[in-house]
RNA sequence: GUGCCCAUAGUUAAAUGGAUAGAAUGCGGGCCUCCGAAGCCUGUGAUUCGGGUUCGACUCCCGAUGGGCACA
Numbered sequence: 001g002u003g004c005c006c007a008u009a010g011u012u013a014a015a016u017g018g019a020u021a022g023a024a025u026g027c028g029g030g031c032c033u034c035c036g037a038a039g040c041c042u043g044u045g046a047u048u049c050g051g052g053u054u055c056g057a058c059u060c061c062c063g064a065u066g067g068g069c070a071c072a
Stems, first nucleotide, its partner, number of pairs: 001071007010025003018055001026044006048064005
């Protein structure tokens, strides 16, 4: 340099073009306990960025950024 793949809560990870973007775990609070762990209840927090298509985009298209793989 060329091609391919990936990017969603702190982490892991779902989502036929139509949901209030759903979970697990973590974290905060409460219950329980002599204390803690476990358990139960509750709260918290996300679509990498910029455009385009569409009535409607996490999803499709273009570009950028970052990561991985292959070739040179």
The RNA shown here (transfer RNA) has 72 nucleotides and comes from a Patescibacteria group bacterium.
It matches the Rfam family "tRNA". Rfam classes the family as a transfer RNA.
Lineage of the source: Bacteria > Bacteria candidate phyla.
Model confidence (mean pLDDT): 81 of 100.